[in-house]
Context: one part of a larger RNA
RNA sequence: CUGGGCGUAAAGCGAGCGUAGGCGGCCGCGCAAGUCGGGGGUGAAAGCCCGGGGCUCAACCCCGGAACUGCCCUCGAAACUGCGUGGCUAGAGGCCGGGAGAGGAGAGUGGAAUUCCCAGUGGAGAGGUGAAAUUCGCAGAUAUUGGGAGGAACACCGGUGGCGAAAGCGGCUCUCUGGAACGGUUCUGACGCUGAGGCUCGAAAGCGUGGGGAGCAAACAGGAUUAGAUACCCUGGUAGUCCACGCCGUAAACGAUGGGUGCUAGAUGUCGGGGGGUUAUCUCCGGUGUCGCAGCUAACGCAUUAAGCACCCCGCCUGGGGAAGUACGGUCGCAAGACUAAAACUC
Numbered sequence: 001c002u003g004g005g006c007g008u009a010a011a012g013c014g015a016g017c018g019u020a021g022g023c024g025g026c027c028g029c030g031c032a033a034g035u036c037g038g039g040g041g042u043g044a045a046a047g048c049c050c051g052g053g054g055c056u057c058a059a060c061c062c063c064g065g066a067a068c069u070g071c072c073c074u075c076g077a078a079a080c081u082g083c084g085u086g087g088c089u090a091g092a093g094g095c096c097g098g099g100a101g102a103g104g105a106g107a108g109u110g111g112a113a114u115u116c117c118c119a120g121u122g123g124a125g126a127g128g129u130g131a132a133a134u135u136c137g138c139a140g141a142u143a144u145u146g147g148g149a150g151g152a153a154c155a156c157c158g159g160u161g162g163c164g165a166a167a168g169c170g171g172c173u174c175u176c177u178g179g180a181a182c183g184g185u186u187c188u189g190a191c192g193c194u195g196a197g198g199c200u201c202g203a204a205a206g207c208g209u210g211g212g213g214a215g216c217a218a219a220c221a222g223g224a225u226u227a228g229a230u231a232c233c234c235u236g237g238u239a240g241u242c243c244a245c246g247c248c249g250u251a252a253a254c255g256a257u258g259g260g261u262g263c264u265a266g267a268u269g270u271c272g273g274g275g276g277g278u279u280a281u282c283u284c285c286g287g288u289g290u291c292g293c294a295g296c297u298a299a300c301g302c303a304u305u306a307a308g309c310a311c312c313c314c315g316c317c318u319g320g321g322g323a324a325g326u327a328c329g330g331u332c333g334c335a336a337g338a339c340u341a342a343a344a345c346u347c
Base pairs, nucleotide, nucleotide: 003318004317005316006315007300008299012314014201015200016199017198021194022193023192025088026087027086028085029084030083031082033081034080035077036076037075038074039073040072041071042070049065050064051063052062053061054060091191092188093187094186095184096183097182103177104176105175106174107173108172109171110154115149116148117147118146119145120144121143125136126135162169163168206247207246208245209244210243211242215241216240220236221235222234223233258313259312260311261310262309263308266291267290268289269288270287271286272285273284274283275282276281295302296301320347321346322345329340330339331338332337
């Protein structure tokens, strides 16, 4: 010396499923690979270390010991790990029951509103702004009434409410379908956890083919503002936004907090389910918030939904700023680009 870390300092993969691997509940019996003990062999010599001795001393040399932390053989032990076998039910899963939910997919359907078209009324403005102008309007606009077309989004309910692994999900109805919670002690009997590679999902923008196009609106045009105004404001407006299928694979993909299990004061709100009850509430399980103890933290803060105390598995960081998440190479992609990922040089 045998490392320290990852909410905000560098660092948790955007999320899930799962291969190899790593790790793994309680009881009995057996084996003895790991493990532990005894004995033996070997671990050349020199050197290092300890003791003693020889050159006048020392360097140097000689003798003895120790050490060589290892490997092999053998005998034994059986607590732990492992292997085999038998059993168990507290982990995990199944079954049954009633309930919650914007979870997913498809089909259908409703009303409000915007725009456009037709018709009626009406007759000079409307629109827009800080003020204006571009713009629209006597070929009848704005306003208002009736009718029609079409697309997109679903006011109120609506809530630190709910559901989902994450991305995300919101009118209503039907069909198909995933997951979770609670209750029953009814079944299986460790069937578990994690997960390098791998596979799948993955907002918005973007791309391909075909459709659709009301509103909005990059680009673009014009009007203003201004010293200028390639902006902010205004009038227009095309991709796009929508649908189907196929790509892309990114994000402040955030809780900037990987997953699992156990343990460690409470108080209070709320959602789902169960139990008791004298109907005021008490209690159990699961979720979601706020506050707060111990403890933790550089502080901020976290605090049974941990950033506390522990164990298991994965991912990631390794002097700061720039060059740079770039170049080169490779893989992927139609492309845009994505992933992996430096150095010179420089402060």